[in-house]
RNA sequence: UUUUUGGAGAGUUUGAUCCUGGCUCAGGAUUAAUGUUGGCAGUGUGCCUAAUACAUGCAAGUCGAGCGAUAUAGCGGCAGACGAGAGAGUAAUAGGAAGGAACUUGCCCCGAACUCAAGGAUAGCCCACCGAAAGGUGGGGUAAUCCUGGAUAGUACCGCAAGGUUAAAGCUUUAUGCGGUUCGGGAGAGGCCUUCCUCCUAUCAGCUUGUUGGUGAGGUAAUGGCUCACCAAGGCGAUGACGGGUAGCUGGUCUGAGAGGAUGACCAGCCUCGAUGGGACUGAGACACGGCCCAUACUCCUACGGGAGGCAGCAGUAGGGAAUUUUGCACAAUGGACGCAAGUCUGAUGCAGCAACACUGCGUGAAGGAUGAAGGUUUUCGGAUCGUAAACUUCUUUUACGAGGGAAUAAAUAUGAAGGUACCUCGUGAAUAAGCACCGGCUAACUACGUGCCAGCAGCCGCGGUAAUACGUAGGGUGCGAACAUUAUCCGGAUUUACUGGGCGUAAAGAGCUCGUAGGUGGUUUGAAAAGUCAAGUAUGAAAGACCCGGGCCCAACCCGGGGAACGUACUUGAAACUUUCUGACUAGAGGUGUGCAGGGGAAGAUGGAACUUGUAGUGUAGCAGUGAAAUGCGUAGAUAUUACAAGGAACGCCAAUGGUGAAGACAGUCUUCUGGGCACUACCUGACACUGAGGAGCGAAAGCGUGGGGAGCGAACGGGAUUAGAUACCCCGGUAGUCCACGCCGUAAACGAUGCAUACUAGGAAUGCGGAGAAUCGACCCUCUGCGUUUCGAAGCUAACGCGUUAAGUAUGCCGCCUGGGUAGUACGGCCGCAAGGCUAAAACUCAAAGGAAUUGACGGGGACCCGCACAAGCGGUGGAACAUGGGGUUUAAUUCGUCAACAAGCGAAGAACCUUACCAGGGCUUGACAUCUAUGGAAUCCCGCGGAAACGUGGGAGUGCCGUAAGGAGCCAUAAGACAGGUGUUGCACGGUCGUCGUCAGCUCGUGCUGUGAAGUGUACCGUUAAGUCGGCCAACGAGCGCAACCCUUAUCGUAUGUUAAUUUUACAUACGAGACUGCCGGUGUUAAAUCGGAGGAAGGUGGGGAUGACGUCAGAUCAGCGUGACCCUUAUGUCCUGGGCGACACCCGUGUUACAAUGGGUAGAAACAAUGGGUUGCCAAACCGCAAGGUGGAGCUAAUCCCAACAAACCUACCCCCAGUUCGGAUUGAGGGCUGAAACUCGCCCUCAUGAAGUCGGAAUCGCUAGUAACCGUGGGUCAGCCAUACCACGGUGAAUACGUUCUCGGGUCUUGUACACACCGCCCGUCAAGUCAGGAAAGCCGGUAACGCCCGAAGGCCUCAACAGAGGACCACGGUGGGAUCGGUGAUCAGGACUAAGUCGUAACAAGGUAUCCCUACCGGAAGGUGGGGAUGGAUCACCUCCUUU
Repeated sequence: UUUUUGGAGAGUUUGAUCCUGGCUCAGGAUUAAUGUUGGCAGUGUGCCUAAUACAUGCAAGUCGAGCGAUAUAGCGGCAGACGAGAGAGUAAUAGGAAGGAACUUGCCCCGAACUCAAGGAUAGCCCACCGAAAGGUGGGGUAAUCCUGGAUAGUACCGCAAGGUUAAAGCUUUAUGCGGUUCGGGAGAGGCCUUCCUCCUAUCAGCUUGUUGGUGAGGUAAUGGCUCACCAAGGCGAUGACGGGUAGCUGGUCUGAGAGGAUGACCAGCCUCGAUGGGACUGAGACACGGCCCAUACUCCUACGGGAGGCAGCAGUAGGGAAUUUUGCACAAUGGACGCAAGUCUGAUGCAGCAACACUGCGUGAAGGAUGAAGGUUUUCGGAUCGUAAACUUCUUUUACGAGGGAAUAAAUAUGAAGGUACCUCGUGAAUAAGCACCGGCUAACUACGUGCCAGCAGCCGCGGUAAUACGUAGGGUGCGAACAUUAUCCGGAUUUACUGGGCGUAAAGAGCUCGUAGGUGGUUUGAAAAGUCAAGUAUGAAAGACCCGGGCCCAACCCGGGGAACGUACUUGAAACUUUCUGACUAGAGGUGUGCAGGGGAAGAUGGAACUUGUAGUGUAGCAGUGAAAUGCGUAGAUAUUACAAGGAACGCCAAUGGUGAAGACAGUCUUCUGGGCACUACCUGACACUGAGGAGCGAAAGCGUGGGGAGCGAACGGGAUUAGAUACCCCGGUAGUCCACGCCGUAAACGAUGCAUACUAGGAAUGCGGAGAAUCGACCCUCUGCGUUUCGAAGCUAACGCGUUAAGUAUGCCGCCUGGGUAGUACGGCCGCAAGGCUAAAACUCAAAGGAAUUGACGGGGACCCGCACAAGCGGUGGAACAUGGGGUUUAAUUCGUCAACAAGCGAAGAACCUUACCAGGGCUUGACAUCUAUGGAAUCCCGCGGAAACGUGGGAGUGCCGUAAGGAGCCAUAAGACAGGUGUUGCACGGUCGUCGUCAGCUCGUGCUGUGAAGUGUACCGUUAAGUCGGCCAACGAGCGCAACCCUUAUCGUAUGUUAAUUUUACAUACGAGACUGCCGGUGUUAAAUCGGAGGAAGGUGGGGAUGACGUCAGAUCAGCGUGACCCUUAUGUCCUGGGCGACACCCGUGUUACAAUGGGUAGAAACAAUGGGUUGCCAAACCGCAAGGUGGAGCUAAUCCCAACAAACCUACCCCCAGUUCGGAUUGAGGGCUGAAACUCGCCCUCAUGAAGUCGGAAUCGCUAGUAACCGUGGGUCAGCCAUACCACGGUGAAUACGUUCUCGGGUCUUGUACACACCGCCCGUCAAGUCAGGAAAGCCGGUAACGCCCGAAGGCCUCAACAGAGGACCACGGUGGGAUCGGUGAUCAGGACUAAGUCGUAACAAGGUAUCCCUACCGGAAGGUGGGGAUGGAUCACCUCCUUU
C1' cells in the first nucleotide's frame, strides 16, 4: 500500500392444501440481424456463411561506395523464411505450466588475429537461326565483392600421441569511411527431449510387427527405430488403449456471491495453411502466400504445334447468406527492406470515407403564464382529463448555419496525409432536431368504440361465443430515449447433476439373493521414515486486460504512468499431531477348541392311513347330477345309493400358532442314512486375519422348453349347455397340454418390509420361541436377572404427510447399487446370452405443461351401521277398460298466438277466448302516430243530421261560445304544422330486479374467541342416552353466540265475565271483547339421584290437544323480459297503430286430470212433523201474487243487510209402494223437433227447458295413485271470475261417518356416523382399446445412390538416394496421382410393413376408478374384433362381515 464487500424471487398441476417435479418469466452479455424511427460529436468495431471463383490496379524491393555497359536491360550482393492474411487440417508431430541436454544461428555487440600472390569462365553485347506466342538454339568476344588453385594457420577440426586439415575482396567523394576471412564470447532467434494439464462417446474392449527393447551401422545442425541388418518377444489397455465424432491452443472474454458454466471476434503469444496432392533446390534460416519441378481439377490465350495462372495481402466483383464498408489520401509520424549516405520501396502503418453496429457525452430550449381558451376523449350531463401543456410575455444560443482567425502533433535542420480539421472570436434566430415499446397476472401503467371462438393475440398461465382494462382503433397513462422493440445465442435465476450444495418405504430411484476379485475404508500401542499435510524462502507465472492509486483529452468513453494480485508450478530448508509406509507388541473386532440346545434347513432311500377315481362281484330301482333358475351330461344295456375285494396316482387332516428354520426363492405324514448353518455357556488358542464389493461366479417361485417315464384329481386351449342386445366371459357338463418323477435348459415376479450390507450410540411397557443363571420347592410351576430371535404400543428425534421409532425411515461412519418432468419406452437399432419363448444392456426424433405423492372438504358407491317419513307392510277408496268434459303431444291450417316439459309440464299462466279480451291470420286504412312531454298557430269543449264504405276512415252541413280572474292573463280540452320523440306481448330469464317452485317444515347451516394441525382444515356440531326436532341431559379443549326447531300469532274444542243486535223473552243459543284452563304440575315404575319415558288420577282437553300462517345456509345458470320494472341489441310509411272477418274450439291418433256410470247397501214414484254451515247482494239480490208442464215471464214489496233476498222442507237420511238381475223402470252419450235467457250479434262457437231418441258400459291387463280420525269414503251448499257461459274446474262450507298399522326384511326419499375413490361441470362423473379420417416424426425393408478411413494387387510423374569410379546417359528400390478387388463404417433415398404422437362433438363395446357390479395388480402360457378372458404361482397398493391373536384404556 492492497485484499478480505457478498447470495431477493415470481407464474403454472388442486374445489382448496402441503410436498415432489418440470416448464416459463424478471437480469447481464453479443463481430449480431430484423421492424419502426433517426440531430450532433468523440472512441472503437465491421464476411460468424463458400479454405467458393476471381476482372482491374496496387501490396518487395534495393545497392553506381561490387561489375561491365549508350541504356530503366544484365552479372553480383543483401532482402524476398519478416511484415500482411486465414483457421482448412490437427485431440497431439499442437497449445499451456515447469524443467532438461546431444545442437544451429545471416544481419547486431565485444575480444583476438589476418586481408599475400595468381588463374579462369560467363551473362549482357554482336552475328545467324527456330517459334503464333511464351521463349529458345548455335557461333564470337568481355568485367567483377563471380568462380578455382597456391601461400600463410593460433587457443579451430581430426587424432592417445606424433602429426595432419581448412581462409580472405575489394570499393572509395580520403574519412575516426564502407567492407572481406578465421576463431572465441554475448544478445536475440530457432531445432530437439521429459513430466503434468487440455472436449464427447464403452451401442468403440481389446490394440500393436519397426511394433517394444538390445547390438552394430547409416543419416542429421543435433538425441532417437529417424532408417537398415541381426537378436529377444515384447509394448499399451476399465486410472479407458484402439476406434468414431467434434475442435486451432492460450493470455483472456461473458456470466456467476462464489465454486463453477459457456466462449476463444477485435488486441497479444504460439501453431498450422497458402487452388488440391507430392517433391526437392537455394539459403544462416523454407521444403518457401505474391520462388522452382511434377501430377490433378478449374480458368484464360493459341496460328492447335504449344503456352499462361493461383486475392485465406489492400481495395473491389460474382456467388452463398438473415448479414458485414472505399477499386480513397500519405509515407508527415511509428516500424521494416536495401544503401556509407542522400534516398528509394512499404494497401505494414498513419489518416480519411461508409454503417446508430457498440460504448460514451451533448442537444431538441429556459422563466413566467388560468378564462383552467379552442379542440380531442369521456361522462352519473354536474363535470373530469389532455393541462402551465398551448396561445401570450420576457430571456438564452449549447448544437446547427454564416463570417473572421487558426494550431500542437518535428525533444535538434527540412518535411503535415489528416486539414483550413480541432480550437478561438463575432453574427442571425426558438430558430435546424423525438421516437419506440408496453398498459389481464407475473410487471410500472385504464377507459371508450368496433368485432362477436370471427378477425386476431400469446414468453407462461391464458384471452375472443354481443357489455373484451388480454383482438383492432382512439384518448389517457407507464417505461426507455437517438433510440426502442423483436428474433437468435451464452451464463444466471436452476440447490433442476447438488465439491461448496440433492435424493432413493408410498413422489423418479435399493440390484431377487449370496459368495467373492480389483478397488475404497479400517481396532489399541512403541520406534523410524517424511508420500499426503503444514511453515519459510527462491524462481517463474510475457505485455495488454481486470482491481487499486494517480495523470492526459472541457467530462466520460478512450489513453498514459505506478502498485499489488495472478489463488498455479518447480526447487531448497524445516515440523511430525493426524492419514500413509516400515517395524515391534496387544486383545475389546474377527476366527477357532470344548460342553450343551432348538428347528417343516438341504439330499437320498423306505414306509403309512384317510379321501378320490376306475375295475370286478353282490343288494337295489328310477332317477342322479347341476343351478339364481335351467339345460347340456350320466341312467332301465340298471346309474345315483350301498357292501366286499382289487388297482392307481397325487397330496399329507387334527397338532398349527403375526410359532419355527433358511441368504433369498422357499420348507410340513412317519422312519433311516448323509449333510449345511445358528444360539447359549466357558474365556483355553490365533492375533486385525476386518467391512463393503465394480467386473465375475453360484443359487433362484410359477409358467414355459427338450428327452424319457407317469397320469387319480384338478385343469389353459377346445367342444357343448345357459345368461345376454351380443357373451370369443363370469355359471354349468366334459376335457388336451400341463400339474408328478429323472436329467438338462430358461433366469423372470407386487422375487415386497415396495426399506442394500456392516458397525456404534439414543426412554420404556407388553406378548411370544429357544437357551443360561438366581431364588423358591420334596421336585416343579409362578417369580427375578440375562443372551439371541419374532410381534406390538409408544419418550426424544425424524418425516410433505401417512407414518418410523434399539429389528429406525433417529444420530453418525465405511463401501456398493440406483434416480434427475410425463409420454414415446424398458421400445428401436447394435452387441451378448438362449433350442425357442424371450432375457440383459439401452436411445432419439416428435409431443404435452403437466404427470405424480400424502393429506383435506364435499359428492358418489349395484360399501357398512343407526334413524325417520302413507316409504313399504296392514286396510279403505280410486286411476289404467266405457262415454263425455278438460289440458297436453302430434298432425293439419292463412292462422290454429305465446310460455311452461323427470320429480318441480299437461282442469298449469287462464278467478271464466261468440265481438272485445288477442298477443295469431287474411284484407282494408294511418305515419309525430291509439298513448306522453315540449314549441307555434287557431278554436271553447261538445252535440246533432246527411252521403260513400264491412267498419276503420273519408266527406258535407248545422247547433254551440264554457271555468277562474286583480281583466293582464291562467287552468283544462280540441284541431293543424314541424321536429325532438312516441310505440313494440320484438330478442336475450345464460345481462338483471322483484316474485315463485323444489329438495323440505327435512333438522340442519354457521360465527367469535380459544385449542390442535406446516397447511387446506378440524374441534365446538363427535360419543352415551333421549326427542317430532343440533329437543334436552350427561361427558368432553372447548366456552359462548347467531339463522333454523320450539314458543310468541290466527282458528277450533271447555268454562267465566261484560256488552250487543235480531219483533221479543228466559235456562239456553248466537255474535263481539276480555279472561280462566294444560305446566310432565301430581302419584307410581324404569332410567345415571339426569334428560326423558311408561302407567294412573283429576280434567272439556294430556304429553307440540286438532288445524293454519310461518320455509335456515343453500341447490337446480330451475320458472317468468307475456303481470310489472329494467341494461344491451333490433324495427321506425313498420316488428308501431286502427278496423272488419276468421283463428286460439281443426282431428287418423297418443297421454294426463276429472265427471257420470255399469246398478238392488240400488233406481223410480209418492210422502214426511227431519236436521246445517260458510257466504253473496244497489249496473245488485229480488219476496208475495198471477201466467207457463218447464226454462222463464209479468210484477214490484223489502233490503246498502244478525232485520230483506239468494234460500228451498239442503242433500244423503227416514217411511210407503213399484221394479226382481235384464243391457233392464240400470246408464245416460248421441241425434231430431219445439222453446227460454243473456248479449249490437249465439253459423263457425253459449247456457237452460220440454217432448222424442236411448250409444258404449255388466267393475276394468301390465302397472299405478290418495288416505292414519271427525281422516278416508259418501252427500249436498256457497263464493270468486262473470252480460252470458262451455265450472264435471278452483277456493271454501257443513252433514253422515269407517277400517287398519304385526313390524322395518324389501321399494322410494331424507338425516347422522363411518369406509373406498383415478370423481370436483362432482356417477347424467371419469375413463380403456380396436376400427375409420387427416397431419407429423422416427424404425424395418427387395434394393438404388453417395461420403470417409484403411487393406491386397497393378501402374509408377517429379525428386533426392543407391549402383554402373566421375560427366553424360542408363538401371534399381522408395513414392504422389490413377486403376482394380473384397470388406468396414457413416449418410441419403425406397414400393411396402408394423408401431408411435397429435387432431370440440365418427364406429364398436365397457376393461379400470365404489366390493366399478367376476376385487385389482405382477410374472408367465394359451386364446379372442377390441378393451380383454382363462390357467399356474405371487402381492395387498382389496371393500364388507364374523372369528382368532395382539395392543391401549377402564